RNA sequence: AGAGUUUGAUCCUGGCUCAGAACGAACGCUGGCGGCGUGCCUAACACAUGCAAGUCGAACGGGGGUAGCAAUACCUCAGUGGCGCACGGGUGAGUAAGACAUGGGUAAUCUGCCUUGAAGAGGGGGAUAACUACGCGAAAGUGUAGCUAAUACCGCAUACGCUGCAGGAAUGACUUUCCUGCAGGAAAGGUAGGGGCAACCCUUCCACUUUGAGAUGAGCUCAUGCCCUAUUAGCUAGUUGGUGAGGUAACGGCUCACCAAGGCGAAGAUGGGUAACUGGUCUGAGAGGACGAUCAGUCACACUGGAACUGAGACACGGUCCAGACUCCUACGGGAGGCAGCAGUGGGGAAUAUUGCGCAAUGGGCGAAAGCCUGACGCAGCAACGCCGCGUGAGUGAUGAAGGCCUUCGGGUUGUAAAGCUCUUUCGGCUGGGAAGAAGGGCUUCAUGGUGAAUAGCCAUGAGGUUUGAUGGUACCAGAAGAAGAAGCACCGGCUAACUUCGUGCCAGCAGCCGCGGUAAUACGAAGGGUGCGAGCGUUGUUCGGAAUUACUGGGCGUAAAGGGUUCGUAGGCGGGAGGAUAAGUUGAGUGUGAAAACCCCGGGCUUAACCUGGGACCUGCAUUCAAAACUGUCCUUCUUGAGUAUCGGAGAGGGUUGUGGAAUUGCUGGUGUAGGAGUGAAAUCCGUAGAGAUCAGCAGGAACACCUGAGGCGAAAGCGACAACCUGGUCGAAUACUGACGCUGAGGAACGAAAGCGCGGGGAGCAAACAGGAUUAGAUACCCUGGUAGUCCGCGCCAUAAACGAUGAUGACUAGAUGUUGGGGGAGUUGACCCCCUCAGUAUCGCAGCUCACGCAAUAAGUCAUCCGCCUGGGGAGUACGGCCGCAAGGCUAAAACUCAAAGGAAUUGACGGGGGCCCGCACAAGAGGUGGAGUAUGUGGUUUAAUUCGACGCAACGCGAAGAACCUUACCUGGGCUUGACAUCGCCUGAAUCCGGUAGAGAUAUCGGCGGCCCGCAAGGGACAGGCAGACAGGUGCUGCAUGGCUGUCGUCAGCUCGUGUCGUGAGAUGUUGGGUUAAGUCCCGCAACGAGCGCAACCCCUAUCCUUAGUUGCCAUCAUUAAGUUGGGUACUUUAAGGAGACUGCCGGUGAUAAACCGGAGGAAGGUGGGGAUGACGUCAAGUCCUCAUGGCCCUUAUGUCCAGGGCUACACACGUACUACAAUGGCCAAGACAAAGUGAUGCGAAGCAGUGAUGCAGAGCAAAACGCAAAAACAUGGUCUCAGUUCGGAUUGUAGUCUGCAACUCGACUACAUGAAGUUGGAAUCUCUAGUAAUCGCGGAUCAGCAAGCCGCGGUGAAUACGUUCCCGGGCCUUGUACACACCGCCCGUCAAACCACGAAAGUUGUCUAGACCAGAAGCAGGUGUGCUAACCGCAAGGAGGUAGCCUGCCAAGGUUUAGGCGAUGAUUGGGGUUAAGUCGUAACAAGGUAGCCGUAGGGGAACCUGCGGCUG
Repeated sequence: AGAGUUUGAUCCUGGCUCAGAACGAACGCUGGCGGCGUGCCUAACACAUGCAAGUCGAACGGGGGUAGCAAUACCUCAGUGGCGCACGGGUGAGUAAGACAUGGGUAAUCUGCCUUGAAGAGGGGGAUAACUACGCGAAAGUGUAGCUAAUACCGCAUACGCUGCAGGAAUGACUUUCCUGCAGGAAAGGUAGGGGCAACCCUUCCACUUUGAGAUGAGCUCAUGCCCUAUUAGCUAGUUGGUGAGGUAACGGCUCACCAAGGCGAAGAUGGGUAACUGGUCUGAGAGGACGAUCAGUCACACUGGAACUGAGACACGGUCCAGACUCCUACGGGAGGCAGCAGUGGGGAAUAUUGCGCAAUGGGCGAAAGCCUGACGCAGCAACGCCGCGUGAGUGAUGAAGGCCUUCGGGUUGUAAAGCUCUUUCGGCUGGGAAGAAGGGCUUCAUGGUGAAUAGCCAUGAGGUUUGAUGGUACCAGAAGAAGAAGCACCGGCUAACUUCGUGCCAGCAGCCGCGGUAAUACGAAGGGUGCGAGCGUUGUUCGGAAUUACUGGGCGUAAAGGGUUCGUAGGCGGGAGGAUAAGUUGAGUGUGAAAACCCCGGGCUUAACCUGGGACCUGCAUUCAAAACUGUCCUUCUUGAGUAUCGGAGAGGGUUGUGGAAUUGCUGGUGUAGGAGUGAAAUCCGUAGAGAUCAGCAGGAACACCUGAGGCGAAAGCGACAACCUGGUCGAAUACUGACGCUGAGGAACGAAAGCGCGGGGAGCAAACAGGAUUAGAUACCCUGGUAGUCCGCGCCAUAAACGAUGAUGACUAGAUGUUGGGGGAGUUGACCCCCUCAGUAUCGCAGCUCACGCAAUAAGUCAUCCGCCUGGGGAGUACGGCCGCAAGGCUAAAACUCAAAGGAAUUGACGGGGGCCCGCACAAGAGGUGGAGUAUGUGGUUUAAUUCGACGCAACGCGAAGAACCUUACCUGGGCUUGACAUCGCCUGAAUCCGGUAGAGAUAUCGGCGGCCCGCAAGGGACAGGCAGACAGGUGCUGCAUGGCUGUCGUCAGCUCGUGUCGUGAGAUGUUGGGUUAAGUCCCGCAACGAGCGCAACCCCUAUCCUUAGUUGCCAUCAUUAAGUUGGGUACUUUAAGGAGACUGCCGGUGAUAAACCGGAGGAAGGUGGGGAUGACGUCAAGUCCUCAUGGCCCUUAUGUCCAGGGCUACACACGUACUACAAUGGCCAAGACAAAGUGAUGCGAAGCAGUGAUGCAGAGCAAAACGCAAAAACAUGGUCUCAGUUCGGAUUGUAGUCUGCAACUCGACUACAUGAAGUUGGAAUCUCUAGUAAUCGCGGAUCAGCAAGCCGCGGUGAAUACGUUCCCGGGCCUUGUACACACCGCCCGUCAAACCACGAAAGUUGUCUAGACCAGAAGCAGGUGUGCUAACCGCAAGGAGGUAGCCUGCCAAGGUUUAGGCGAUGAUUGGGGUUAAGUCGUAACAAGGUAGCCGUAGGGGAACCUGCGGCUG
């Protein structure tokens, strides 16, 4: 510090996710030791049991016990009394301010114990518990009578200081201090020693009273800070203040009486929700964010609610009273209790420990002290819960052992790892030793000092001795033995370090995100190996970070989310120049505080570390004092440039009211006039002979204002267009004068606000939602047509929304230019106008810098700055629900959540596509020729059938295709019969040569018997070849996967394209080149150009063919000579021809066009002319195209069978459908007769002549020929003659019968051919569709491959030999450029809504129910206050009666629980209902994306199964 994920790719926006750190954690697997910490986050749920607060006999009386004869001493205890129990310990329910934090105030206060100062403690009195007696009660407890003490209680005395009142002085006042007078207010003793008979006296210490001061602690109060919510906007009657009184330690409405009507609130009152606060903790670079366990400070609480008492302190965790709930005891009459103390139990929960030891230490309470108490605390136990440390061994060891795993079978890896050898012994276990933490205090023996009358006592100090350890026989130390007892967890597709095999087969499963898994999974499971961490490792949860993803530091708003529809204006925020003052902000310095701990730095102590500890720094803050005066603020004075006013001019669809005008539409009246009109893609509905439409004249009425009109003007926006008058707003220019910052923005608020819509009243010509009809259509609730109502218009009143858009808030300043235009002003010039220059205000286009993701913006900024406002924070749900406000309604404004997805989106790029555009090509269309589709047959396919009808090929680009030839074989299929190392290959052992011939059984494979035979090499043992047998390694597979592959092939397409290097442009994908102007068959060439070059394609080079030449001349040829029946032969090599080599054609030449180019047009010459014709040749790529059945091959599968052999059958089936062909339907023909002319091939298991036989197929025969020699071999159409005469025929030949021929082991299933006989359909073929542009189509025959035989198929060959092309509008395909796109699996794309189904969350709902809050009323426990006429009563007064006082009772007031009722808030639930979301393959349509086939969208209204349609206005996205 970043990374993954939207796309085919790119940049941006934007969310989601990951890597880090942390935790009071939990869960899974695993687990050796130690140290230091930590440990109910949930039920403030309920609690059994034990313990957690007592102590003092030196305050008091007394009981008991021990010792003693006793006095007495000692020990102990219930009670009275004192102090403590308000600390310590727990918890976080409540509390949003009575809290807390920081800093102040208290002149408005208190403070036990403690320290220190001053003064004092005199003299009396009456009770009471304990105890005794008698009672009541189950118990808890309690009553009556009697006795008694105190440091218990009560008067009196004294009291400067204390308190109250009054007066005086000082101080400016409040107030404080001092002085005077009056009044009031105290006390307790105990202990030890000495003296004394005693009373009593002296001394010590503790305790006591009054009072001053301090310290400590506490109370009250002020300022500031302190969570979310406005879908909580108004709250408040003791409320706010005053006067007086009461009350309190103290101020105060704290309380009361009276008076006033205040107080709080948009800087958020009130209400609701949540929450103890802080030091700090975690994270972060920081700023921040989250949290508030342990430790420390504060607060609150103690079963729930209320209340007071005591006290220095409480409204009191282990106190009291009352009420309530709950639990327990009970003799039913009554009682008892409160673990949020430590342990522990139940419960809840994912989850959190022992009913331990000790007061040895630290601290606390009491005590004079010893000491007692102390679940505070110190320790131990449990838990890897966290942090830290240590160990599980070290060295050596290659034959790289065995085993595992992988393998290309060679090896690699595990791996120096192990074993082996040599060492060490931490930790654990064993044995032995063994701490520090302990200082005090006590006792004892002394010494010194103080007090004191004292050598007594007491106190202080010092010395010696003795005594105190829970932890713990622990830490630590030593010894012996022995590698001995001690490693796991997660991960290995990318992010992210780490890879292979097997299993599985969209299953099982994984997953943090992207995503893996459908037979070769580095992603699932296992194994081997590896990586990371390590007594731990992973997972889950939570927080911060990354996230600049709430942006103060540090973001944005034209199109990604985001500028309010517009203006005015309140609060608020911000604000021009100069001078002066001030010091609030600001800056500097000082002081106080900011607890300790923590963090950080430097040290120290545990062997180290964690941990503990000393010092420093820090605590960024608050308060206060002093200083400065630049800036901001405030005050004063002043200025004119911002703003405004006055004067003079100007332009304008700015607004409102009233009136006027003409053109047009429609209607009505009348005339002329006759058959149509209207409407559409085409029609129809409709109007018209009852006279339309057309035309003329007149009249009526409503709405809108042509031309002018412009990118023009005006207005804040919405918006504004005939003319005139009236009323009226704003704005611009020029020049002077005046005011003197009067300004800008603007939350709330107010006003205006298109269209549609609503209410009332008018109006209604045209247009026109709804509606009706006609068309279109599969349907057509639409588009089109004919009609047509609201509405559109006017007045008044609502509504408040639009793509209300420049998708761009307002204001001010600055920053190159160019051009146009509107309204002013000035200059120059002119007769004037045009024109030129400068300037102000508007408006529009282009453009630099700059900005921007890009597109683009660019003085009218989206540039550079300043001020203020509004708004945004992933998509969907949703601008929806609920609530509130507004509205007559429609609806508007405000505005969520659950749930769900990993994207949604902007701009640009390359393609593809378009019922977008432009250019161009092709038998693509057109122009023609001939076909197919109809018939019959052949053949292939589908389907069906079958035991099998083997398999593959499926639009073009499968279907006379693989198959250049299925009777057996082929053959892969079926049935049946056999074989199992096998039909075939290699290796081991044994036997035998092998082969051949024959017999028997069998359908054959095969089995068996017999015979002939007895090979080659050789060192003579054996070996080789072949055959048989045996055993295993293995063979074999036309079994699967062409979607694992190679190779080969098809196709777009012989289309003209496809790319690269360097450079340049762009953030980038990419672009440029390759586009443009011409031209071509062509990315062919030329020119231009930020491109310059190059490659694969095109063309050419190659083959055939057309002309000529040279060479050669047999088997070819024959002009001349001779010869023959015949080029038959001699001869010749001219010609033809053959086959080698050359020539020729290149737009080379001429003219024209073109740009002087490329090129095109025409011409000459030429056998051939513009690639002469044909072939071979197929760029980058596309289609997961085809082929595992040609071959090869990975993987999988079969192995007495999916292998192999054999016989027979099948591939040849047949209601049917399709493709491709053949033959026809006839006279351009059929038949008959006779006659002519090819080319290219092929032949030895062959072609086979002549001759003979047969009607013929063919047979016999066998010459010749391995071929320019012989054969196949007859070419046919054709031409000539004859016949047929338009018919199912002398067309056509299917089918069938009979008889044959040939091939072949074999023609039944199932061959071809021949003869005779038979003589079907068919009379030119619907929709549709195919091929062809010249030696082509059409037509005619010939040959070859395959092959025993079988050709209508295929591949070749020649013969005869046309028609047409105006042209590129249309169909199809293709190329280039451009445009739009929501497509990229690329239009066979994408995608919308209803309906149906499942699931999920939410809203509404008659209600039902719970909880909270508030109001009213009733009620009134305990308690406190007040009252009291009743009962009782020791201290004081009084001679007494009695009084004062107290107490009990009663009454009143306040008040908790409780009850009744009303209202509101928040939940839960609810038949039914509403929309929403999600869900591989449901239904209906096709709304959107291309002009998406009616451009789309926004607002509004109506309509419709649904997407949607239509009207009105608006936008261009």